Transfer RNA from Candidatus Chisholmbacteria bacterium RIFCSPLOWO2_01_FULL_49_14, 76 nucleotides, folded computationally.
RNA sequence: GACCGCUUAGCUCAGCCGGCAGAGCGUCGCAUUCACAUUGCGAAGGUCGGUGGUUCGAGCCCACCAGCGGUCACCA
Repeated sequence: GACCGCUUAGCUCAGCCGGCAGAGCGUCGCAUUCACAUUGCGAAGGUCGGUGGUUCGAGCCCACCAGCGGUCACCA
């Protein structure tokens, strides 16, 4: 330098063919217990990496940029 993949909650990841953003774990509260753990119920937590574009409508499609990983090339 070329190409491929990934980027969504604190962490690990779903999200089908474009139509109101989710799960597990974690955190907080309540119940249960003499207490703790476990278990049950509930809650908080997101400008979906950034900027533009397409569309009535974008996490999803398109362009560019950034970060991470990989393959190839270059490197006397």

The prediction has a mean pLDDT of 81. Rfam family: tRNA. It is annotated as a transfer RNA.